[in-house]
RNA sequence: CCAGGGGGCCGGGCAGCCGCGUCGCUAGCUUGCUAGUGCCGAGGAAAGUCCGGGCUCCACGAAACAAGGGUGGCGGGUAACGCCCGCCGGACGACUUGCUUGCAGGGAAGUCCAGGGAAAGUGCCACAGAGAGCAGACCGCCUGACUUGUCAGGUAAGGGUGAAAGGGUGCGGUAAGAGCGCACCGCGCGAUGGGUAACCAGAGCGGCAUGGCAAACCCCACCCGGAGCAAGACCGAAUAGGGGCGGCGCGCUGGUCCGCAAGGAUCAGCAGGGGUGUUUCGCCCCGACCGCCCGGGUUGGUUGCUUGAGCGGCAUGGCAACAUGUCACCUAGAGGAAUGGCUGCCAGCGCGGGAGUGGUCCGUAAGGAUACCGACCGCACUACAGAACCCGGCUUACAGGCCCCCUGGCAAA
Numbered sequence: 001c002c003a004g005g006g007g008g009c010c011g012g013g014c015a016g017c018c019g020c021g022u023c024g025c026u027a028g029c030u031u032g033c034u035a036g037u038g039c040c041g042a043g044g045a046a047a048g049u050c051c052g053g054g055c056u057c058c059a060c061g062a063a064a065c066a067a068g069g070g071u072g073g074c075g076g077g078u079a080a081c082g083c084c085c086g087c088c089g090g091a092c093g094a095c096u097u098g099c100u101u102g103c104a105g106g107g108a109a110g111u112c113c114a115g116g117g118a119a120a121g122u123g124c125c126a127c128a129g130a131g132a133g134c135a136g137a138c139c140g141c142c143u144g145a146c147u148u149g150u151c152a153g154g155u156a157a158g159g160g161u162g163a164a165a166g167g168g169u170g171c172g173g174u175a176a177g178a179g180c181g182c183a184c185c186g187c188g189c190g191a192u193g194g195g196u197a198a199c200c201a202g203a204g205c206g207g208c209a210u211g212g213c214a215a216a217c218c219c220c221a222c223c224c225g226g227a228g229c230a231a232g233a234c235c236g237a238a239u240a241g242g243g244g245c246g247g248c249g250c251g252c253u254g255g256u257c258c259g260c261a262a263g264g265a266u267c268a269g270c271a272g273g274g275g276u277g278u279u280u281c282g283c284c285c286c287g288a289c290c291g292c293c294c295g296g297g298u299u300g301g302u303u304g305c306u307u308g309a310g311c312g313g314c315a316u317g318g319c320a321a322c323a324u325g326u327c328a329c330c331u332a333g334a335g336g337a338a339u340g341g342c343u344g345c346c347a348g349c350g351c352g353g354g355a356g357u358g359g360u361c362c363g364u365a366a367g368g369a370u371a372c373c374g375a376c377c378g379c380a381c382u383a384c385a386g387a388a389c390c391c392g393g394c395u396u397a398c399a400g401g402c403c404c405c406c407u408g409g410c411a412a413a
Stems, first nucleotide, its partner, number of pairs: 001409010012346007020041002023038007043384001047395002050393005055228004060282006068224005073087005088115001089113004095106005116219002121217002123213003138159002140155007167185006187206003192201003232303004242294006248287001251270008272286004310329001312327006347382002350379004358373002360369003
């Protein structure tokens, strides 16, 4: 310098005038308002609402199973995750090797993968084609017969159809062929070795034989209560602690008390019913529970509401994600919703213009040239986009600019 990649940051600056919001302080006074003043005041995505949680409330609890949903290579990180890190496998990849010049092989940094199972079962692969899950003979090749273009038999090497046709190349063999036999590759099993593991290498053996789709249903492994700040809590206010219908229980034994009696109350045990999709155990309840219909009040205020699984520096451990320790910092909390408006100068992207004082080019020089950089003038513009309980991720959008790193090649020293 060229080519291919990965990551981080900024995304307007300065000045003046006027104007906002929470909180603190000061002063006033009509005691909740005014004035002054001080700190602070939207994002990397605040978006999407796709995941995971914190927090709040509800559901009686525990275990097992079912239904439903989610994840899917291995190991680690994390509060957790469908996220992140590393590794394994596969595909791609600038480039490169060989030769039959369009075919085969190798393949950096890096990118992507919805990456378990097709021999548990079911299902699909249109059309074309002889045949697309247990197959297949259209053309062709070989043999025989004869009526010389038909029939019978063999074949799956060559051709055709197709996204895909049941291993590839070569030699032998055969009537012609075929893993029929052999060599190499490929495929399957695989002693042994390495690795935490996924997996890698692999002596040897075998058969020369068996497609794809599970982001199709399904099988396997692991995980999962529900609802959500419009969750909730408190204060205030008001009303009707409302009415109707239906279903199903309200049992047995014993003790004690009350009562003339009928009967009532209470305790214990058993049974039944309910609180759960099912079962077992425990706990609670017995007008308990289940279902339907009609109707009334509240819509106000305070709070939840910002100190956090928090940002940053350093050290240690780790390949890393990250963890531990230490030091330092506090950075919106609105409540129909604040952080803005105007002016001037500058910066940046783009377009245009003339010039030649800079760079650059030609020339020994004087001087000349103007495509490019820079300077000057003019015009126009300045990305995506705004918190609303909070946090960790993912995904999507983004004019322009700066910085760092990795890989390969070329050149110079």
The prediction has a mean pLDDT of 76. A computed fold for a 413-nucleotide RNA from Novosphingobium sp., annotated as Bacterial RNase P class A. NCBI's taxonomy places the organism under Bacteria, Pseudomonadota, Sphingomonadales, Sphingomonadaceae, Novosphingobium. The RNAcentral record of the sequence draws on ENA. It matches the Rfam family "Bacterial RNase P class A". Rfam classes the family as a ribozyme.